The RNA shown here (c-di-AMP riboswitch aptamer (ydaO/yuaA leader)) has 150 nucleotides and comes from Nonomuraea dietziae. The coordinates come from a structure-prediction model, not an experiment, and the mean pLDDT is 77. It was read from a public genome assembly, where an Rfam model found it.
RNA sequence: CGUGGAGACGCGCCUAAUCCCCGCAACUCGGGGAGCCGGGGACCCGCCGGCGGCCAGCACCGCCAAUGGGGUGAGUCCGAGCACGCGCUCGGUAGGGCUGCUCCGGCCCGAACCCGUCAGCUAACCCGGUAGGCGGCAACGAGAGGAGCC
Numbered sequence: 001c002g003u004g005g006a007g008a009c010g011c012g013c014c015u016a017a018u019c020c021c022c023g024c025a026a027c028u029c030g031g032g033g034a035g036c037c038g039g040g041g042a043c044c045c046g047c048c049g050g051c052g053g054c055c056a057g058c059a060c061c062g063c064c065a066a067u068g069g070g071g072u073g074a075g076u077c078c079g080a081g082c083a084c085g086c087g088c089u090c091g092g093u094a095g096g097g098c099u100g101c102u103c104c105g106g107c108c109c110g111a112a113c114c115c116g117u118c119a120g121c122u123a124a125c126c127c128g129g130u131a132g133g134c135g136g137c138a139a140c141g142a143g144a145g146g147a148g149c150c
Stems, first nucleotide, its partner, number of pairs: 011135004018034006035130006045120001049064005068118001069115004077092006095109005101143003
């Protein structure tokens, strides 16, 4: 000097998931509070499978089809192939994240889980959550902005 690996801060990222207090010898344990987040829950409003007929319109009539529904989350949907099926594999995509902010450019995600036949919105009111997972020497350019601490 180059390459590879491991690691650290009062550093950075996804996320609602942070901070304070008490108990405990202590804790990733128990409890309380603040902040943040989610669910249930009135009036009013909204909703009520599709097609056709009739009708000023609402309503009504006939025929046909389908089998649960809902929640957190960005995580939906489409095409092709495989598969008896559950589903799997590619390629896209609504949408979402990073690059301190914006634009350009670039790099990623596009999951998982839960309720249990039940829930539209929703004031009062009621009930919950505050897990977890990562990064770490890299560097596009232009413009804007002026934080924190003392």
Rfam family: c-di-AMP riboswitch aptamer (ydaO/yuaA leader). Rfam's curators write: This family represents a conserved RNA structure found upstream of the ydaO and yuaA genes in Bacillus subtilis and related genes in other bacteria. Lineage of the source: Bacteria > Bacillati > Actinomycetota > Streptosporangiaceae > Nonomuraea.